[in-house]
RNA sequence: GCCGGCAUGUCGGAAUUGGCAGACGAGACGGACUCAAAAUCCGUUGUUGGUGACAGCGUGUGGGUUCGAGUCCCACUGCCGGCA
Numbered sequence: 001g002c003c004g005g006c007a008u009g010u011c012g013g014a015a016u017u018g019g020c021a022g023a024c025g026a027g028a029c030g031g032a033c034u035c036a037a038a039a040u041c042c043g044u045u046g047u048u049g050g051u052g053a054c055a056g057c058g059u060g061u062g063g064g065u066u067c068g069a070g071u072c073c074c075a076c077u078g079c080c081g082g083c084a
Base pairs, nucleotide, nucleotide: 001083002082003081004080005079006078007077010026011025012024019067027045028044029043030042031041032040046057047056048055049054060076061075062074063073064072
């Protein structure tokens, strides 16, 4: 230099036919149980606004296509692999 793959909450990792983003697990926080703790069980867990019902934003970065994009297209960044 050329070719291919990957990038999603705090972490691992789903969502692929373009149609509810974050299932499931870990961790964290609150509670139950206990004299106390461990284990176990229950609840919560992206972010902003709102008393609330809800609403807006959010998938490496910036654009594009579309009624609608994590998903398709273009450029870029980073990582991994192959070829030279």